RNA sequence: GUUGAAUAUUGGCAAACCCGUCGAAAGGCGGGGACGCAAAGCCAUGGGUCUGUCGCCGAAAAGAGGCCAUGACCGCCAGGUUGCCGGUU
Numbered sequence: 001g002u003u004g005a006a007u008a009u010u011g012g013c014a015a016a017c018c019c020g021u022c023g024a025a026a027g028g029c030g031g032g033g034a035c036g037c038a039a040a041g042c043c044a045u046g047g048g049u050c051u052g053u054c055g056c057c058g059a060a061a062a063g064a065g066g067c068c069a070u071g072a073c074c075g076c077c078a079g080g081u082u083g084c085c086g087g088u089u
Stems, first nucleotide, its partner, number of pairs: 001088004012037002017032006035075001041081003045078003048073003055067003
């Protein structure tokens, strides 16, 4: 450099779900738990998705309904960046 047949003291991470906690929510964090993962490490940069407090539209009023990210997701895709083990060169 390339690759993944997964070897590692029981190598690493950990979806759904449950409990606790924070949050308006999406969701975050801690514990349990394993569907999966070779970057399922990290960065919201581009696209995408989710939420909808506040705000806006709506109406005679109240409401239904709708719009909106600065919020969230890197275990949706792309990009950037760092890297373990094994095979191979």
The RNA shown here (c-di-GMP-I-GGC riboswitch aptamer) has 89 nucleotides and comes from a Bacillota bacterium.
Its mean pLDDT, the model's own confidence on a scale to 100, is 81.
Taxonomically the source falls in Bacillota (Bacteria, Bacillati).